[in-house]
The part of an RNA shown here (small-subunit ribosomal RNA, central domain) has 350 nucleotides and comes from an uncultured prokaryote. Rfam family: Bacterial small subunit ribosomal RNA.
Context: one part of a larger RNA
RNA sequence: CUGGGCGUAAAGCGCGCGUAGGCGGCUAAGUCAGUCAGAUGUGAAAUUCCUGGGCUUAACCUAGGGACUGCAUUUGAUACUGCUUAGCUAGAGUAUGGUAGAGGGUAGUGGAAUUCCAGGUGUAGCGGUGAAAUGCGUAGAUAUCUGGAGGAACAUCAGUGGCGAAGGCGGCUAUCUGGACCAAUACUGACGCUGAGGUGCGAAAGCGUGGGGAGCAAACAGGAUUAGAUACCCUGGUAGUCCACGCCGUAAACGAUGUCAACUGGCCGUUGGGGAGAUAAAACUCUUUAGUGGCGCAGCUAACGCGAUAAGUUGACCGCCUGGGGAGUACGGCCGCAAGGUUAAAACUC
Numbered sequence: 001c002u003g004g005g006c007g008u009a010a011a012g013c014g015c016g017c018g019u020a021g022g023c024g025g026c027u028a029a030g031u032c033a034g035u036c037a038g039a040u041g042u043g044a045a046a047u048u049c050c051u052g053g054g055c056u057u058a059a060c061c062u063a064g065g066g067a068c069u070g071c072a073u074u075u076g077a078u079a080c081u082g083c084u085u086a087g088c089u090a091g092a093g094u095a096u097g098g099u100a101g102a103g104g105g106u107a108g109u110g111g112a113a114u115u116c117c118a119g120g121u122g123u124a125g126c127g128g129u130g131a132a133a134u135g136c137g138u139a140g141a142u143a144u145c146u147g148g149a150g151g152a153a154c155a156u157c158a159g160u161g162g163c164g165a166a167g168g169c170g171g172c173u174a175u176c177u178g179g180a181c182c183a184a185u186a187c188u189g190a191c192g193c194u195g196a197g198g199u200g201c202g203a204a205a206g207c208g209u210g211g212g213g214a215g216c217a218a219a220c221a222g223g224a225u226u227a228g229a230u231a232c233c234c235u236g237g238u239a240g241u242c243c244a245c246g247c248c249g250u251a252a253a254c255g256a257u258g259u260c261a262a263c264u265g266g267c268c269g270u271u272g273g274g275g276a277g278a279u280a281a282a283a284c285u286c287u288u289u290a291g292u293g294g295c296g297c298a299g300c301u302a303a304c305g306c307g308a309u310a311a312g313u314u315g316a317c318c319g320c321c322u323g324g325g326g327a328g329u330a331c332g333g334c335c336g337c338a339a340g341g342u343u344a345a346a347a348c349u350c
Stems, first nucleotide, its partner, number of pairs: 004321003007304002012318001014201004021194003025088007033081002035077008049065006091191001092188005097182003103177007110154001115149007125136002162169002206247006215241002220236004258317006266295012299306002323350003332343004
């Protein structure tokens, strides 16, 4: 190199955008670079192979043939690929009209609840647990009523419902803004797919500076439990959780399933559009399209299972795997304020 794989056995980058590269729709003409065929030259000899010959055989020696799968030149072929030219509309996109949505940013605003503060009523307990104790309370707690402060999160609606590339997104209003879907036409005319490097986004925790701090709560303290209890339970409680700006760049970042495209029986839900039927209208029925679920034929699979949202049948491109441990470690490089991240071995051992 060929080869086998990647849902769960090792293996899909967390997710986009995109450079180089790879691959690329239909028709016609040209060209003949790739491709195919012929010819010529060359491809030293020996060796190897085949057929003979010579030593009594063999090894060995020797003659001829073949081979040397290559290279160059030249003459042709033109289906396919490439290149050039001219077109096309089925891919892709644009315009027009609608639709749904927790898609994103900013500003404002609402009610319930917890906590705290002030005041009223009121009196001896409250709280907590398996049982207790620490804790709070006659300096008047818990309970209850009124008023106020402040922060965070948005019950019901709520749904294998919706939106987003992923991470993720849920009170309400305004404003700025991205994408998707549907219907009918018109337009551009292959403008496409993937994507090494690169670049952007990226939960939580953590870090820096400045704010904020109700509840919760690593660390920490105390009370229990226990043989012990650096825990599980209880009472407290600081970072943090929240905001702004800047880092970090990792997760069971999961559908453990890369992206794009084509093809391949059915049945039942549900969300957003369109059409038709019926109806006064709604509900309803049929159909089509884009999602999102359940079951299941063929097929696939080691099995489990997957099954038009494929793990079926194929194509294009990228990433990754190659026994367990050592080890996602050491060293070096790059990145980071740090924590650390990324790239990534070997000895040895079974």